[in-house]
The RNA shown here (SAH (S-adenosyl-L-homocysteine) riboswitch aptamer) has 75 nucleotides and comes from an uncultured Gammaproteobacteria bacterium.
The coordinates come from a structure-prediction model, not an experiment, and the mean pLDDT is 76.

RNA sequence: AUGAAUAAGGAGCGCUGCGACAGGGUUACCCUGCUAGGCUUAUUCAAACAAAGAUUCUAACCGCGCUCAUUAUUA
Numbered sequence: 001a002u003g004a005a006u007a008a009g010g011a012g013c014g015c016u017g018c019g020a021c022a023g024g025g026u027u028a029c030c031c032u033g034c035u036a037g038g039c040u041u042a043u044u045c046a047a048a049c050a051a052a053g054a055u056u057c058u059a060a061c062c063g064c065g066c067u068c069a070u071u072a073u074u075a
Stems, first nucleotide, its partner, number of pairs: 002046008010068006018038001021033005037061001
């Protein structure tokens, strides 16, 4: 550092539609539909070898608008 699964990152509603996905077409592409946890961290499995140890930390994020929850401050 890869793929898959699970969990967490406090929630709801509305809007747009990039990637992915599905369908179609005249198939380097176009159209329609769906679509804003697709990101990060941890665990497990499988591969891989991408090594091991120590210290520190206990998260950082998540298009736009509205609402709620939680915490702090001010009036």